Description:
This is a predicted structure of a 163-nucleotide RNA (Lysine riboswitch aptamer) from Candidatus Paralachnospira caecorum. The coordinates come from a structure-prediction model, not an experiment, and the mean pLDDT is 79. Lineage of the source: Bacteria > Bacillati > Bacillota > Clostridia > Candidatus Paralachnospira. Its Rfam family is "Lysine riboswitch aptamer". Gene Ontology term of the family: lysine biosynthetic process. The literature on the family includes a 2003 paper in Genes Dev by Sudarsan et al., "An mRNA structure in bacteria that controls gene expression by binding lysine". Rfam's curators write: Riboswitches are metabolite binding domains within certain messenger RNAs that serve as precision sensors for their corresponding targets.

């Protein structure tokens, strides 16, 4: 100093099929009231389009979805597996321009061994689930010390083979 194979464990992600939420919710119909704008996630300009044969907003009534997140199970790939902050680029709308916001993807960089559990704080319909800090707590690996019994360190780590 390289290449291979491995190892943690309620281990990590994709995918499919049911379910359960989402929701008796959104959007469309039908009625009243309403009286002139409405149409993208906002905001602003514009071209299309709907509108006194009634927009917008409100209330009522019969019918009535879907996404993304969840759950079991099956299945595939694997062990920085895999999330996550910034930052740059591209795309995101009835057809377009400006800002802004969110979301998907690609590179760069940071940080996080897992996994559970409080507490805040965010996304979110949600008492689901997730992320981020931050406390505790199991657990692996190394390295000190070790009677018992601990302390510390990080996966660019550790075990084993070969060269």
């Nucleotide at each position: 100093u390289g290449a291979u194979a491995g190892a943690g464990g309620u281990g990590c992600a994709g995918a499919g099929u049911c379910c359960a939420u989402g929701a008796g919710u959104a959007a469309g119909c039908c009625u009243g009231c309403g009286g002139a704008g409405a149409c993208g996630c906002u905001c602003a300009a514009c071209c299309a389009u709907c509108u006194g044969u009634g927009a917008a907003g409100c209330a009522g009534g019969g019918a009535g979805a879907a996404a993304g997140g969840g759950g079991c199970c099956u299945u595939u790939g694997c062990c920085g597996a895999a999330a996550u902050g910034g930052a740059a680029c591209a795309c995101u709308g009835g057809a377009u321009u400006g800002a802004g916001a969110g979301g998907c993807g690609u590179u760069c960089u940071g940080u996080u061994g897992g996994c559970c559990g409080g507490c805040a704080g965010g996304a979110g319909a949600a008492g689901a689930u997730g992320c981020u800090g931050u406390c505790g707590g199991c657990u692996g690996u190394c390295a000190c010390a070790u009677u018992c019994c601990g302390u510390g360190g990080a996966g660019c780590g550790c075990u084993a083979u070969c060269g």